Model confidence (mean pLDDT): 87 of 100. The RNA shown here (c-di-GMP-I-GGC riboswitch aptamer) has 88 nucleotides and comes from a Chloroflexota bacterium. The model forms 95% of the base pairs in the Rfam consensus. Taxonomically the source falls in Chloroflexota (Bacteria, Bacillati).
[in-house]
RNA sequence: ACCGAUAACGGCAAACCCGUCGAAAGACGGGGACGCAAAGGCGAGGGCCUACCUCCACCCCGGUGGACACGGCAGCCGCCUACCGAAG
Repeated sequence: ACCGAUAACGGCAAACCCGUCGAAAGACGGGGACGCAAAGGCGAGGGCCUACCUCCACCCCGGUGGACACGGCAGCCGCCUACCGAAG
């Protein structure tokens, strides 16, 4: 350095519920633990999600469908950084 153990110190927190914000995706706070050796950081590399506004088409005339991200996720890859030290 790679690597990741019935090790040690610890850490994070899915789903779901409540409250708030948001058109939504989703975010924040509280509760709660499915799990995580990077479930720490980045997000204009890939991927995924939403579509207020806008455009197009249709129709029962305010609805439906499609397109669209400098909106969002990141606990999918990717990049950066990092505690500990068994076996190899």